[in-house]
Molecule: transfer RNA
Organism: archaeon
RNA sequence: GCCGCGAUAACUCAGUUGGGAGAGUGCAUGACUGAAGAUCAUGAAGUCGCUGGUUCAAGUCCGGCUCGCGGCA
Numbered sequence: 001g002c003c004g005c006g007a008u009a010a011c012u013c014a015g016u017u018g019g020g021a022g023a024g025u026g027c028a029u030g031a032c033u034g035a036a037g038a039u040c041a042u043g044a045a046g047u048c049g050c051u052g053g054u055u056c057a058a059g060u061c062c063g064g065c066u067c068g069c070g071g072c073a
Stems, first nucleotide, its partner, number of pairs: 001072007010025004019056001027043005049065005
């Protein structure tokens, strides 16, 4: 330098054929307990890596860029 894959909540990850942004863990509050833990209930938490484009509508499609992993040279 070229090719492929990946980047979504604090962490690990899903997200189908373009239309609702989600799960588990963690965190907060409540129930329970003598007090904790476990369990149950509720809740908070997001510039979907950055930027531009297509579209009525983009996490999803297209271009450029950044970072990580792998391969080729």